[in-house]
Molecule: SAM riboswitch aptamer (S box leader)
Organism: Chitinophaga eiseniae
RNA sequence: AGCUUAUCAAGAAAGGAGGAGGGAAAUGGCCCUGCGAAUCCUUAGCAACCAUCGCGCGAAAGCGAGAAAGGUGCUGCAUCCAUCCCCGCUUUUAGCGGGGAAAGAUAAGUC
Numbered sequence: 001a002g003c004u005u006a007u008c009a010a011g012a013a014a015g016g017a018g019g020a021g022g023g024a025a026a027u028g029g030c031c032c033u034g035c036g037a038a039u040c041c042u043u044a045g046c047a048a049c050c051a052u053c054g055c056g057c058g059a060a061a062g063c064g065a066g067a068a069a070g071g072u073g074c075u076g077c078a079u080c081c082a083u084c085c086c087c088g089c090u091u092u093u094a095g096c097g098g099g100g101a102a103a104g105a106u107a108a109g110u111c
Stems, first nucleotide, its partner, number of pairs: 002110007013043005021032003026083004044075003048072003052067002055064003079103001084100007
């Protein structure tokens, strides 16, 4: 890198370095940004998964809510919104709403 599964409308900041970009891909929008982007470092925080701890149920396997913060992760705007499919509504060559898929991100497992 690939594959499988789960989750993704909640939550969570400052300083230093840096110096013009950034918001995954393509397109169309819309945002952030010299009142300092990307990136790096430090500290702090959040709590999704894994691990740990005890509690309840259970014969067990396991399930549920919780604690703490060890391993990853994360700390602007819903994964920023849409583009592909289905359904409904409407003022019907278009708009709005709901659902799904695809893709992405994170974690665990596998290879």